[in-house]
RNA sequence: GCAGGCAUCGUCCAAAGGUAGGACGGCGGGCUUCCAUCCCGUCGAUGCGGGUUCGAGUCCCGCUGUCUGCU
Repeated sequence: GCAGGCAUCGUCCAAAGGUAGGACGGCGGGCUUCCAUCCCGUCGAUGCGGGUUCGAGUCCCGCUGUCUGCU
């Protein structure tokens, strides 16, 4: 320099164009003499900028970051 993959709660992972969900975690409560376990509730996210569409995490373009291959 060229080509390709990936980017979603604090972390890991789903969502194949129509309410963004789960686990761990945090917080609150229940249980317990206390703690842990367990149970309930709750908090919390689509990398950035455009485009297509009635509607975009999803499709298209650019940028940034990261990984892999080639040179």
Molecule: transfer RNA
Organism: Minicystis rosea